Source information:
The RNA shown here (transfer RNA) has 73 nucleotides and comes from Desulfovibrio sp. NCBI's taxonomy places the organism under Bacteria, Thermodesulfobacteriota, Desulfovibrionia, Desulfovibrionaceae, Desulfovibrio. Its Rfam family is "tRNA". From the family's description: Transfer RNA (tRNA) molecules are approximately 80 nucleotides in length.

[in-house]
RNA sequence: GCCAGCUUAGCUCAGUUGGUAGAGCAGCUGAUUCGUAAUCAGCAGGUCGAGAGUUCAAAUCUCUCAGUUGGCU
Numbered sequence: 001g002c003c004a005g006c007u008u009a010g011c012u013c014a015g016u017u018g019g020u021a022g023a024g025c026a027g028c029u030g031a032u033u034c035g036u037a038a039u040c041a042g043c044a045g046g047u048c049g050a051g052a053g054u055u056c057a058a059a060u061c062u063c064u065c066a067g068u069u070g071g072c073u
Stems, first nucleotide, its partner, number of pairs: 001072007010025004019056001027043005049065005
C1' cells in the first nucleotide's frame, strides 16, 4: 500500500426480511437469613463508533472517516 471481518448497556454478545433496541453477568432496591453468601422478585442503565445520503420510517441499505483484528505484498 491492497483486501476482508468487527464497532449495540459497565463487561460478553443477540437483534437474519428497514417499522418505537434485548439477554446473560455486573450494579441498585426489596424478600428470605441471627448475619453474609446463594436463591427469588423488581428497578435502573443505550442519541446502536463519528458524519452525510436514500426512505414516510435506518442498528439494519449506500458513501466518507476513525478505531480494532486478520490476511496479502